[in-house]
Transfer RNA from Candidatus Yanofskybacteria bacterium RIFCSPLOWO2_02_FULL_44_18, 72 nucleotides, folded computationally.
The sequence was found in a public genome assembly.
């Protein structure tokens, strides 16, 4: 050159048109003589980048940037 999977808070994954959410971590607060552990809350996402399609995109088509694989 080809063919294939992936990119979504700090990490690690879900979400396959119609509220973007789970675990961990991080900050406070409860509990403790005190930490840990556990219970409460909260902060933190232009869903890789652009276009298109549609009433409406993380999702679907194009295009290009990474990053694993395979084929040559």
């Nucleotide at each position: 050159c080809c063919c294939g999977g992936g990119g979504u808070g700090g990490a690690g994954c879900a979400g396959u048109g119609g509220c973007a959410g789970c675990u961990c971590g991080c900050c406070a607060g409860g509990c403790u003589c005190a930490u840990a552990a556990c219970c409460u809350g909260g902060a933190g996402g232009u869903c890789g980048c652009a276009a298109g399609u549609u009433c409406g995109a993380a999702u679907c088509u194009u295009g290009c940037c990474c990053c694993c694989g395979g084929a040559a």

Annotation:
It matches the Rfam family "tRNA".